[in-house]
Molecule: THF (Tetrahydrofolate) riboswitch aptamer
Organism: bovine gut metagenome
RNA sequence: AGAGUAGAUACCUGUGCGUUAAGUGCCUGCCGGACGGGGAGUUGCCGGUGGGACGAAAAGGGUCAAACCCUUGCGGUGCAGGUGUCGCAUCCCGCU
Numbered sequence: 001a002g003a004g005u006a007g008a009u010a011c012c013u014g015u016g017c018g019u020u021a022a023g024u025g026c027c028u029g030c031c032g033g034a035c036g037g038g039g040a041g042u043u044g045c046c047g048g049u050g051g052g053a054c055g056a057a058a059a060g061g062g063u064c065a066a067a068c069c070c071u072u073g074c075g076g077u078g079c080a081g082g083u084g085u086c087g088c089a090u091c092c093c094g095c096u
Stems, first nucleotide, its partner, number of pairs: 001096002007086010017075003026052008037093004058072005
């Protein structure tokens, strides 16, 4: 000097959820977890849970109608797969 993880993120595909507003995002208390091959490990990261503030997009069709269903949208929406990008906070050791 370099390699390598968990993971993060963007796009695509599939499949759900919501549109009677959950979810996402923001602030905060508590609890827990993970963090290159080994050890340590944060004021950083992730998850669970309580509280707080903010906040939205519906349209068309089937049906006598309602319930319900279908289609197209919408949501900083969940999950799975694919591709790209980034990638141990930091310290010590190891590997090439």